[in-house]
A computed fold for a 1385-nucleotide RNA from an uncultured bacterium, annotated as small-subunit ribosomal RNA.
Its mean pLDDT, the model's own confidence on a scale to 100, is 80.
């Protein structure tokens, strides 16, 4: 643009019928009204969503053009004449539906034919060919909107190219339309895009092909940067739309909400058949650790259509939900100390929470509540003006807000509003309680086993704060992949060595070019983001404007030093030449002697051989040994040497042949020819393999003998492969200098090898210079250090190889090489928090050196055997209390258990503010002590009587309340636990000679030095040297005692001389001489002599001396070790207990006895025993005591009582010894256990459970296995004496005292322990260390497995839909033209 039978409905007029005459009804006309279809145009290829695919011209950046482009702008031209259909519609069918068929008729800006035809297209340059709607709006169109042809522009797109863009070589070869050409077809357009023919190309180590992963960019996170990681929101590009394939329409699609086919899935069904595609907005389900409302509006911005009004728009604008992120704000502000209460801690004084609260005063944000509505809104429409205009522009009026809602305003009152993590270190911030390697924490180190700042809680504190922590991930720290910016001797790391391809790098001079390089200009590098400045929301987040930046790419101009390139030269790098030289360089051939072995023969006659010691083995069939001869194989003594040669592996008798490399001299030639070297090629010890030889010795495997718990080893006897040769293979080693190659530079000294020169008349390894090779020491420097150091691990350049925590693992798998063995390449899962290097200090060593000690040896005497004593274990018990446990517990605590002692020992009985201390409150005037009484085993309980005492003040009324009692409260008490919470004390190494410090020096440091070395000593004692110099604790000395002498003093001691006396005696007078006592002193110091020694320290010998080298003995015990011992001496933290784990009492036990061990006693006898006689000490004790004389008793003892608080008296006798006698080798005249009887003593009390005496009895035992202890001189051995404890004693113990009085060692091999130096170390809890392998049962993980079931992938091949293109065949055929056949076709 066409078309509405313009439907329903409403109104008016009219008509019909019924009639209650204004109502209902039928039909018609007109007006309003516009529902809902169809044809046609434009759009639907935009906008919106997603990231599956893609490693690619996909993206990014910069270029190119063989192209297209609806709508838009500009310009030129045109729009003539016709035609036939077909939806809708009418009618009639099929079907459950979706849908679909027949017949009839109809319109257009739908469709078709003809005409016209250029500045269009084709062209053979003549010519040929191609269009339209004069339609719409409107009263009115040249003018507004449309239609057709052509050109230009703008925009958008298509295509091509350079460069950039992930991992993997355990993917190395890929490709047939593949690469190119000619011709054609096809496309909008170039092109193998497609086809025919021709050629055989194309890509690849600068990584092709394959595999895996992945949208790309602007940007984002981090980082000083370089980088590394990443690609969510937003923007640009690409790709996709249920999965796969396909075309149609169109300007544009191979099309998210179009079509067709196949498939999967889902839905409907009448079972015949149909339908669908949220990776649009909401929403549902599923999966998941996890992600929202089925909201409002087109008001704004934008889009499509339309002339416009307008319609549509899950684009968009807004709201909702979510602390998901970013930003802002609030939860009050000021005062307030009895520093309240409560909490927590506490040294109990206090501190802290904390001005915090309460309380007083003030303010009013946010939220709540009441109003209110600026702004986000300008268009659009209508009218007027201008204008040629209905275009455009200007003015006036009217209309439009989904949602947000500012400023302002009412009310009330501090009212409604704080949490999370952390508090051992890193890392800001700590105390208490609970727990007790449990529960738990933990980012790393690590914390927890009874005092946890680490777990849990509380209080307090710290850091953040509407958040705070956790987890995951990225970057950083991390120079821990090193471009900036690392390493490879020993920590991970130099290929075993050379030759050499590609590649990388490369000497001196001149000229040129301009690829790299440097400078300038210019185009581009979208916007957003980052950064800077300014501005807008009250600030900020957020937003706006401008700038800078975008380190890149393209184009262009200039420069020419350097690199590349071109050209021409040079000689010093490199190579060649000539002359000379050294050499175990290589290959082959030949020869040699020593040794070995075998064979034969001779001599000889019993062993040989072998070992730590043996045996197997060999030997009378004659070995070993020895001589001669012959054979054989392998290796080549001496020379021989950090000496030589070679690329490395490696090379050693001699001669010859062939041959590689090197050095020196001359400076003669070439003229950069060089260095390195991914792949590649070659060589490459030993062992091993294949084939053939050979085999004397040696000798894996194997056999035998030993060793040993075993000995598949070390040792011995045999012995096969092998070792040797030839031809091949293997290709590895601690193939090492654990050190890649080449070049240059950087102080020296010394030495070996090969050459040349100078000097010397000549010679000389006599000196000097020089080139090359091999070593040592060292400067600078380097290095973690050790060390390296012109042969670099120093300083630089070039190239290659390799490393990136330990284990798993040089394993698995794949590939490749190999005959095999195996080689090369070479992971991951999982697991650990280390593995490792160098050096330091210790400790240790069946490492070394030096030295010491009763350590051994040399001796003497014991223990271990017996009896009994004592301690311990064990056993037993109601209980046998506890502690001590190698040395360094065991005659120990205990210097004394009948009761007591004495203990959480046991049994039994009592008691509860207590047996003991202090304080408070109350009571009340009593009460205490002694004696007596009842009960009882006692303690305890009870009641009464007698005697005695009863404070202070007093106004004599009384008051107070001491002591004491009772009740109650605080508390007492604990030999209960922890010695691994502690103090103190002690043992031990050890009287060993060590252990440290200051300053200095050395070292990055730990540390070292001193303190080592040489001597010496008992000694870190002393001397000397020395980067040390000094000092301290130890050693020594000072102290005590003993040994000699002197002085002083002289009683209780002494007695020479004088005197007195006695049977006798220092008994007496006296004396101080002596002994002695006890005060002070002397003396001994290597001082003297000789020798040795470093002119030393010191040692050896000697003299003198009482004593000689510390004279003997004692006290004295360094830094530390052993978590040594002790909570039971004492003290003490914590815990536990409180009518008991406290206290008291009686009895019992600690004494128990098949047994084992330790320590001592007595013995086994004659060096003795017994009897008798007789001599000589020291040191001690004594008043609750020692006790004489005398008497009694066999004796223990009793009586007695002198004397003595002690040089006075007493214990008190010393004993061994000496003299004499007896005994005569025996279980005794040894030995004394055991037992009986009778006594004595102490004591309340000797039953359990004391000691002593007498008589009787008279056991074991005749010198002690393995093993083990003490002692070096007045010592061992032996003999007795005393003391403490104590009523008594179990004392043979312990602590002291004296008497008699030896032997042996002049050595350091060994055992034990110790000291110093040195060495190794994988030890540091320190060798009682560390550490390797295997393993029952159970559990976990992974793998293999006949077989079974399911799934995924790759490759090859076959069938194959729609569709498109083509071919073939058949049928039908308009207008128009016609030669009437036909063409158009």
């Nucleotide at each position: 643009g066409c078309a509405g039978a313009g439907a329903a409905g409403u109104g008016u007029u009219u008509u019909u019928u019924g009639c209650u005459u204004g109502c209902a009804u039928u039909g018609a006309a007109c007006a309003c009204g516009g529902a809902c279809a169809g044809c046609g145009g434009c759009g639907a290829a935009a906008g919106g969503g997603a990231g599956a695919g893609u490693a690619a011209c996909g993206u990014g950046u910069g270029g190119u053009u063989a192209c297209a482009u609806g709508c838009c702008u500009c310009a030129g031209g045109g729009a003539c004449c016709g035609g036939g259909a077909u939806a809708g519609c009418g009618u009639u069918g099929g079907g459950a539906a979706a849908c679909u068929g027949g017949c009839g008729g109809u319109a257009a800006u739908a469709c078709c034919g003809g005409a016209u035809a250029a500045c269009a297209u084709c062209u053979a340059a003549g010519g040929a060919u191609c269009a339209a709607a004069u339609g719409g709006u409107g009263u009115g169109a040249u003018u507004c909107c449309g239609c057709c042809c052509u050109g230009a522009g703008a925009u958008u797109g298509g295509a091509c190219c350079g460069c950039a863009u992930a991992c993997u070589a355990u993917u190395a070869g890929c490709u047939u339309g593949u690469u190119g050409g000619u011709g054609a077809g096809g496309u909008a357009a170039c092109g193998g895009c497609u086809c025919a023919c021709c050629a055989a190309g194309g890509c690849u180590g600068c990584g092709a092909u394959g595999g895996u992963u992945a949208c790309c960019g602007g940007g984002u996170g981090u980082g000083a940067g370089a980088g590394c990681a990443u690609g969510g929101c937003c923007c640009g590009g690409c790709u996709c739309a249920c999965u796969g394939g396909g075309a149609c329409u169109g300007a544009g699609a191979c099309a998210c909400u179009g079509c067709c086919c196949a498939g999967a899935c889902a839905c409907c069904u009448a079972c015949g058949g149909g339908u669908g595609g949220c990776u649009g907005c909401a929403g549902u389900c599923g999966a998941g650790a996890a992600u929202c409302u089925c909201c409002g509006g087109c008001a704004a911005u934008g889009g499509a259509c339309g002339a416009a009004a307008g319609u549509c728009u899950g684009a968009c604008c807004g709201a909702g939900c979510g602390a998901c992120g970013c930003c802002g704000c609030g939860u009050g502000c000021g005062g307030g100390a009895u520093g309240a209460a409560g909490g927590c801690c506490c040294u109990c004084g206090g501190g802290u929470u904390g001005u915090a609260a309460a309380c007083c005063g003030c303010u009013g944000u946010c939220a709540g509540u009441u109003u209110g509505g600026a702004g986000g809104a300008a268009a659009g429409g209508a009218g007027u003006g201008u204008g040629a205009a209905g275009a455009g522009c200007a003015c006036u009026c009217c209309c439009u807000g989904a949602c947000c809602g500012a400023u302002a305003u009412u009310c009330a009152g501090a009212g409604g509003a704080a949490g999370g993590a952390c508090g051992g270190g890193c890392u800001a911030a700590g105390u208490u309680c609970g727990u007790g390697c449990c529960a738990g924490c933990a980012g790393c180190c690590g914390c927890g086993g009874u005092a946890a700042g680490a777990c849990g809680a509380a209080c307090c504190g710290u850091c953040c704060a509407a958040a705070c922590g956790u987890u995951a991930u990225u970057c950083g720290g991390u120079a821990u992949c090193a471009c900036u910016g690392g390493g490879c001797u020993u920590a991970a790391a130099g290929c075993g060595u050379g030759c050499g391809u590609a590649g990388g790098c490369g000497g001196c001079u001149u000229g040129g070019u301009a690829g790299g390089u440097g400078a300038g200009a210019u185009g581009u590098g979208a916007a957003a983001g980052c950064c800077c400045a300014c501005g807008g929301c009250u600030c900020a987040a957020c937003c706006g404007u401008g700038g800078a930046a975008u380190u890149g790419c393209g184009u262009u101009u200039c420069a020419a030093a350097c690199c590349c390139c071109c050209a021409a030269g040079c000689u010093u790098g490199a190579g060649g030449a000539a002359g000379a030289c050294a050499g175990g360089g290589g290959u082959g051939u030949u020869g040699g002697g020593a040794a070995c072995u075998u064979a034969u023969g001779g001599u000889g006659g019993a062993g040989c051989g072998g070992u730590g010691a043996a045996a197997u083995g060999c030997g009378u069939u004659g070995a070993u040994a020895u001589c001669a001869u012959a054979g054989g194989g392998a290796a080549c003594a001496c020379c021989g040497g950090u000496g030589g040669c070679g690329a490395a592996g490696g090379c050693g008798c001699a001669a010859c042949a062939c041959u590689g490399g090197g050095u020196c001299u001359u400076u003669u030639c070439u003229g950069a020819c060089g260095c390195u070297g991914a792949g590649g090629c070659a060589c490459g010890a030993a062992a091993g393999c294949u084939a053939g030889g050979g085999u004397a010795g040696c000798g894996a495997a194997c056999g035998g003998g030993a060793u040993u718990a075993g000995a598949u080893a070390c040792c011995c006897c045999g012995g096969u492969a092998g070792u040797c040769c030839u031809a091949g293979c293997u290709g590895u080693a601690a193939a090492c200098g654990a050190u890649g190659a080449a070049c240059a530079c950087u102080g020296g000294g010394u030495u070996g090898a090969g050459g040349g020169g100078a000097c010397u008349u000549c010679c000389a390894c006599a000196u000097c210079c020089u080139c090359u090779c091999g070593g040592c020491c060292g400067u600078a420097g380097c290095g973690a250090a050790a060390g390296c150091g012109u042969u670099a691990a120093g300083u630089g350049u070039u190239c290659c190889g390799c490393c990136u925590g330990g284990g798993g693992a040089g394993u698995a798998u794949g590939g490749u090489c190999g005959c095999a063995a195996g080689g090369c390449u070479g992971a991951a899962a999982c697991u650990c928090a280390a593995a490792g290097g160098a050096a330091u200090u210790g400790a240790c060593g069946g490492g070394g050196g030096c030295u010491c000690a009763c350590a051994c040896a040399a001796g003497c005497g014991g223990u271990g055997g017996a009896g009994g004593a004592u301690g311990u274990g064990g056993c037993u018990u109601a209980a046998u209390u506890c502690g001590a446990g190698g040395c360094a517990a065991c005659g120990c605590g205990a210097a004394g258990a009948a009761c007591c002692u004495u203990a959480u020992c046991c049994u039994a009985g009592a008691u509860u503010u207590g047996a003991c201390a202090u304080g408070c409150a109350c009571a009340g005037a009593u009460g205490g002590a002694u004696u007596a009484c009842c009960u009882g085993a006692a303690a305890g309980g009870g009641a009464u009587a007698a005697u005695u005492c009863u404070g202070c003040c007093u106004u004599c009324g009384g008051g107070u309340g001491a002591a004491a009692u009772g009740u109650g409260c605080a508390c007492a008490g604990g030999u209960g636990c922890u010695g691994c919470a502690u103090g103190g004390c002690u043992g031990u190494c050890g009287u060993c000679a060590g252990c440290u410090c200051g300053u200095g020096u050395c070292g990055u440091g730990a540390g070292a030095u001193g303190u080592c070395g040489c001597g010496u000593u008992a000694a870190g004692u002393c001397g000397c040297u020395g980067a040390a110099c000094g000092a301290g604790c130890g050693a020594a000395a000072c102290c005590c005692u003993u040994g000699u002498c002197c002085u002083u003093a002289g009683u209780u001691g002494c007695c020479a001389g004088c005197g007195a006396g006695u049977c006798a005696u220092g008994u007496c007078g006296g004396g101080g001489a002596c002994u002695c006592u006890a005060a002070g002193g002397a003396g001994a110091c290597u001082g003297c002599c000789g020798g040795u020694g470093u002119c030393a320290a010191a040692c050896c010998g000697g003299a003198g001396g009482a004593a000689g080298g510390u004279g003997g003995g004692g006290a004295c015990g360094a830094c530390g070790u052993c978590a040594a011992g002790u909570c039971a001496u004492c003290a003490u933290g914590g815990c536990c207990u409180u009518u008991a784990u406290g206290u008291c009492u009686a009895g019992g036990g600690c004494u128990g006895c098949a047994c084992a061990c330790g320590u001592g006693c007595u013995a086994c006898a004659a060096u003795g025993g017994c009897u008798u006689g007789u001599a000589c000490a020291a040191a001690g004790g004594g008043a609750c005591g020692c006790a004489a004389a005398c008497c009694c008793g066999c004796g223990a003892g009793g009586g007695g009582g002198a004397g003595c608080a002690a040089a006075c008296c007493u214990c008190a006798a010393a004993a061994a010894g000496c003299a004499a006698g007896c005994c005569u080798u025996a279980g005794u005249u040894c030995g004394g256990a055991u037992u009986g009887u009778a006594g004595g003593c102490u004591g309340c009390a000797a039953c359990u459970c004391g000691c002593c005496u007498a008589c009787a009895u008279g056991a074991a035992g005749c010198u002690g296995g393995a093993a083990u202890c003490g002692c070096u001189a007045g010592u061992a051995a032996u003999c007795g004496c005393a003391g403490g404890u104590c009523a008594g004693c179990u004392a043979u113990a312990c602590u002291g005292c004296g008497g008699u009085g030896a032997a042996u060692a002049u050595g350091u091999u060994c055992c034990u322990g110790a000291g110093c130096c040195u060495u190794g170390u994988a030890c540091a809890c320190a060798c009682c260390g560390c550490c390797c392998g295997u393993c029952a049962a159970g559990c976990c993980a992974c793998g293999a497995a006949a077989g079974c079931g399911g799934g995924g992938g790759g490759c090859g091949u076959c069938c194959g839909a729609a569709g498109u293109c083509g071919c073939u065949g058949a049928g039908c055929u308009a207008a128009c033209c016609u030669u009437c056949g036909g063409g158009a076709a």
Rfam family: Bacterial small subunit ribosomal RNA. Gene Ontology terms of the family: structural constituent of ribosome and ribosome.